[in-house]
Context: one part of a larger RNA
RNA sequence: CUCACGUUAGGGAACUCGGCAAGAUAGCCCUGUAACUUAGGAAGAAGGGGUGCCAUAGUAUGAGUAAUAUUGUGGCUGCAAUUACAAGUGGAGUGCGACUGUUUACCAAAAACACAGGUCACCGCAGAGCCGAAAGGCUGAGUAUGGUGGCUGACGUCUGCUCACUGCUAGUACCUGAAUACCGGUUUCAACCGGAGGAAGGGCUGGUAAAGAGCGGGGGUAACUCUGACCCUCUUAAGGUAGCGUAAUACCUCGCCGCUUAAUUGGCGGCUUGCAUGAAUGACGUAACGUCGCUCCAACUGUCCCAACGUGGGACCUG
Repeated sequence: CUCACGUUAGGGAACUCGGCAAGAUAGCCCUGUAACUUAGGAAGAAGGGGUGCCAUAGUAUGAGUAAUAUUGUGGCUGCAAUUACAAGUGGAGUGCGACUGUUUACCAAAAACACAGGUCACCGCAGAGCCGAAAGGCUGAGUAUGGUGGCUGACGUCUGCUCACUGCUAGUACCUGAAUACCGGUUUCAACCGGAGGAAGGGCUGGUAAAGAGCGGGGGUAACUCUGACCCUCUUAAGGUAGCGUAAUACCUCGCCGCUUAAUUGGCGGCUUGCAUGAAUGACGUAACGUCGCUCCAACUGUCCCAACGUGGGACCUG
C1' cells in the first nucleotide's frame, strides 16, 4: 500500500447522481393505533410500558409444598435481565403498473410480458385456424355457455365526431371484363380476324372505426381596459367532446403563483393559450400490492468534516 473486520471525542448526510455502504430497529406479553378504503384492509400502523434471579402467599388442574398454568407481595445483582445466538427502521407526498406471477441462462427484473375482466372478427363441424409432399394429425372423445385470431388489461366513472382515403363486408337492372369451347369469315391445311356469350375482379349502390386512420383557418364584436357568450367568412369526410394538462407527453422553460429550504433548474398543489394531450395504439380516478421511479421528515450512523488506532490475510524484506 491492499483485502476483510473492529472501535472512535464533537458534529450528524455537511458526502454523493442518489444515505451507495454501514449503522439503527428487532423476540415475547400488555397497552394503544391516523388518513384513506373496494369495509376485507391499511396494521406489527405510529406510539408507550414490561421482561433476569431469590423468597413467600394464593388460584386452577392434581392424591400431593410433585408437575403445569396463573395472580399478588417483598427482596437481590449489574451500565445493561429477548444481556450470547437469532431477531422489522419508521412515517408523509407523488408517478407507473391493479394485484400473486413471468422475463433478457452469463451486464437490464422493469413502467416490459402475463393476468382475471372487456370488446371485435371468423367458424354449424366433411367447418374456421394450424402441421404435413401425401397418408394423416392437432384443436377435439370438444360443438357457439364451444373453438380460433386481433386489440385492450382488476375495479369505478366513461369511451365523443368522421366511412372522404385504405381495408373488410353486403348488393348490383346496367357498364367493363382473358383464354378455351361455340358461331361466322379467310384459307389447300394450320395460324389469323370478327361475333355472340361471359367468371372472378373493377365500376356503381350501401354498411362498417373496441377496423388501419383522421379530428381546421381568417376577421369583427359587451358603455374603462381586458376577454369574447355572439356574428361574418373560407374550407373539410369530420373539424378534438368528456376528462386530464409545463405532464414518463411543453420547444420557448428554471412558464407564473403558493407550500417546502437560510438558499431549491428539485418535489408537491394550483393556473394553463396543449411547439406536438385526449378517449380499448383506451381517457381520468383508485384502496391494496411493488427488490420499480422521484421528493420530504424522524431516528441512526466514519458517507462526510478529518482522520486515528487495533485485529487477521496478502504484497514487500530477510533466511

This is a predicted structure of a 319-nucleotide part of an RNA (large-subunit ribosomal RNA, domain IV) from a Microcaldota archaeon. The full RNA is in RNAcentral, with records from ENA. The coordinates come from a structure-prediction model, not an experiment, and the mean pLDDT is 86. It matches the Rfam family "Archaeal large subunit ribosomal RNA".